[in-house]
RNA sequence: GCGGAUAUAGUUAAGUGGUAGAAUACGUCCUUGCCAUGGAUGAGACGGGAGUUCGAUUCUCCCUAUCCGCA
Numbered sequence: 001g002c003g004g005a006u007a008u009a010g011u012u013a014a015g016u017g018g019u020a021g022a023a024u025a026c027g028u029c030c031u032u033g034c035c036a037u038g039g040a041u042g043a044g045a046c047g048g049g050a051g052u053u054c055g056a057u058u059c060u061c062c063c064u065a066u067c068c069g070c071a
Stems, first nucleotide, its partner, number of pairs: 001070007010024003018054001026042005047063005
C1' cells in the first nucleotide's frame, strides 16, 4: 500500500428494516445477629458523519479504532 472481519450498558453478548432483550456488575428493598447466598425492583447501550427509506442498530458510502491475511 491492497483486501477482509468486527464495533450494541462498566464487562460479556443476542437482535438484522418497524419503540434494543439477556447475563454479570451497580443502586434500593426483603431475607440474616453480621457477611455471603437467595428473592423483588430500578437505572444504564446501537463507534462518528453522510445517503436510501414513511421509518436505519440493521442497507450503501466515507472516517475512526481493533484484529486477520497479502505484498